The prediction has a mean pLDDT of 82. Transfer RNA from a Deltaproteobacteria bacterium, 73 nucleotides, folded computationally. Rfam family: tRNA. Rfam's curators write: Transfer RNA (tRNA) molecules are approximately 80 nucleotides in length.
RNA sequence: GCCGACUUAGCUCAGUUGGUAGAGCAAGUCAUUCGUAAUGACUAGGUCGCCGGUUCAAAUCCGGCAGUCGGCU
Numbered sequence: 001g002c003c004g005a006c007u008u009a010g011c012u013c014a015g016u017u018g019g020u021a022g023a024g025c026a027a028g029u030c031a032u033u034c035g036u037a038a039u040g041a042c043u044a045g046g047u048c049g050c051c052g053g054u055u056c057a058a059a060u061c062c063g064g065c066a067g068u069c070g071g072c073u
Base pairs, nucleotide, nucleotide: 001072002071003070004069005068006067007066010025011024012023013022019056027043028042029041030040031039049065050064051063052062053061
C1' cells in the first nucleotide's frame, strides 16, 4: 500500500429481507431471612463509533473518516 471482518447499556453480546432498541451479567430498590448469601419482583442505565447521503421512516441501505482485529504484498 491492497483486501476482509467488527464498532449497539458499565461488561459480554443479540437485533440483517428499513417501521417503538433488547437479553445475560453487573448496579439500585423491595420481598424473603434473626442476619448474610442465594432466590424472586421491580427500577435505572443507550447521541446504535463520527460525518454526510437515500427514504415518509435508517442500528439496519450507500459514501467518507476513525478505531480494533486478521490476511496479502